Small-subunit ribosomal RNA, central domain from a Bacteroidota bacterium, 351 nucleotides, folded computationally.
Its mean pLDDT, the model's own confidence on a scale to 100, is 87.
Taxonomically the source falls in Bacteroidota (Bacteria, Pseudomonadati).
The RNAcentral record of the full RNA draws on ENA.
Context: one part of a larger RNA
C1' cells in the first nucleotide's frame, strides 16, 4: 500500500444544499484512442522461466538451439462491454389536476391560570423555612382574606408507544404570509437521475457586543445552618444570565453512540394519515392497498448484548472516517473570531 473495518471495542462528518469527481433504466443505428483479437517491428548479448540437445564420471557450472511471458510502436480487423454522436421509449425522476394530515417556518394580534409588585378594604400577632433550626419577613401591621391597577415570563387539561421538520429543534388561541410531505387518478415533459472532496446555508445550550427589558428561576457573591473542616449538600437573599431586537459565536453523550440513496428477502401486533371495497342515514366494524410511527419475532447477521421489510440479513453507487495506550484534540503553523475560543493538526519521550 493491499488488506480488514466503523451500534456498545479505534471509526458515520451536528444537518442540508450542491459544483468539480465518481456511478447510471429501456431500444435501435453509426462510431471508436477504452476493450478483444491478429500480423509485423522492436525491447543487444549474458541472466531468470519452460522444452530440446551437448560437454566437464554426476550434479552445480559451461555450450548450442526453441518456446513462452509481460512492455513499447505501426498495420489490419471485431463492437458483447464501455466513450461518442443520434434517434425512439417510460418503469427512475419531476411536473399538472384534485383531495388530506400536521406543536414544519416568520410576523402580528389576543386569552386565561399562575406568580411578582403597589394601592385599598376585613383583620392580628405571627409568619415564613428544615430533619432539628437559625439568617429573613412583621405593632411603620406581616402571614391570610378580598377588591383595583402594573408588569413579565411561560402556556395545565387536551397530550399519547401521537404529530411535523434535513438537523438543531417545533405545544394556549386567531390571522395573514410561507417551506416541505402523504393519497388517488389520469395526463405532461422524457434519464431531466444517485452521491458529492470544496463552497454556502442552518446549527441546542452556554458565551460576546449594541440597545431595550427583568415578574420567575438563578452562576459569581453575601449571609444562615450542617460539619473536624464545607470554599458544597439544605435555608434566607441576590447580580450577570434567563426574555426581546440586531449582529457574532458554531460547539454537545449534535445519540439510533446506527452516512446517503437504489434493489431483493417468512411473518404475529399496537397506531396515525390517505384510497379502495364491503356495510351504511351517517359513524364504528371487517377486507385489501399506499406512506409513516412502536411492539414482538423465521432466516440471516453478531464475540456477545443484540439487530432482524425502520437490518446491524443478502447485494449495489457515491461520501466520510479508523489502524495499540498516554503525550494530545496539545505545540507549531495557517484559517476563522471582539473575546472566550473554534476548525485544520504533529513530534520528542513513555508503556
Nucleotide at each position: 500500500c493491499u488488506g480488514g473495518g466503523c451500534g456498545u471495542a479505534a471509526a458515520g462528518g451536528g444537518u442540508g444544499u450542491g459544483u468539480a469527481g465518481g456511478u447510471g433504466g429501456u431500444c435501435g443505428u453509426g462510431u471508436u484512442a477504452g476493450u478483444c483479437u491478429u500480423u509485423u517491428g522492436u525491447g543487444a548479448a549474458a541472466g531468470c522461466u519452460c522444452c530440446c540437445g551437448g560437454g566437464c564420471u554426476c550434479a552445480a557450472c559451461c555450450c548450442g538451439g526453441g518456446g513462452a511471458a509481460c512492455g513499447c510502436a505501426g498495420g489490419g480487423g471485431a463492437a458483447a462491454c464501455g466513450g461518442c454522436a443520434c434517434g425512439a421509449c417510460u418503469c427512475g425522476a419531476g411536473g399538472a389536476u384534485g383531495c388530506g394530515a400536521g406543536a414544519g417556518g416568520u410576523g402580528u394580534a389576543u386569552a386565561g391560570a399562575a406568580c411578582u409588585c403597589a394601592c385599598g378594604g376585613u383583620g392580628u400577632a405571627g409568619g415564613g423555612g428544615u430533619g432539628a433550626a437559625a439568617u429573613c419577613c412583621g405593632u411603620u401591621g406581616a402571614u391570610a382574606u378580598c377588591g383595583u391597577g402594573g408588569g413579565g415570563a411561560a402556556u395545565a387539561c387536551c397530550a399519547a408507544a401521537u404529530g411535523c421538520g434535513a438537523a438543531g429543534g417545533c405545544a394556549g388561541u386567531a390571522c395573514a404570509c410561507u417551506g416541505g410531505c402523504g393519497c388517488a387518478c389520469u395526463c405532461c415533459u422524457g434519464a431531466c437521475a444517485c452521491u458529492g472532496a470544496a463552497a454556502c446555508a442552518c446549527g441546542a445550550a452556554a458565551g460576546c457586543g449594541u440597545g431595550g427589558g427583568g415578574a420567575u428561576c438563578g452562576a459569581a457573591c453575601g449571609g444562615g445552618a450542617u460539619u473536624a473542616g464545607a470554599u458544597a449538600c439544605c435555608c434566607c437573599g441576590g447580580u450577570a444570565g434567563u426574555c426581546c431586537a440586531c449582529g457574532c459565536c458554531c460547539u454537545a453523550a449534535a445519540c439510533g453512540a446506527u452516512g446517503u440513496u437504489c434493489c431483493c428477502u417468512g411473518g404475529c401486533u399496537u397506531u396515525u394519515c390517505g384510497g379502495a371495497g364491503u356495510a351504511u342515514c351517517g359513524a364504528c366494524c371487517c377486507u385489501c392497498u399506499g406512506a409513516g410511527a412502536g411492539g414482538c419475532g423465521a432466516a440471516g447477521c453478531u464475540a456477545a448484548c443484540g439487530c432482524g421489510u425502520u437490518a446491524a440479513g443478502g447485494g449495489a453507487a457515491c461520501c466520510g472516517c479508523c489502524u495499540g495506550g498516554g503525550g494530545a484534540g496539545u505545540a507549531c503553523g495557517g484559517c476563522c473570531g471582539c473575546a472566550a475560543g473554534g476548525c485544520u493538526a504533529a513530534a520528542a519521550c513513555u508503556c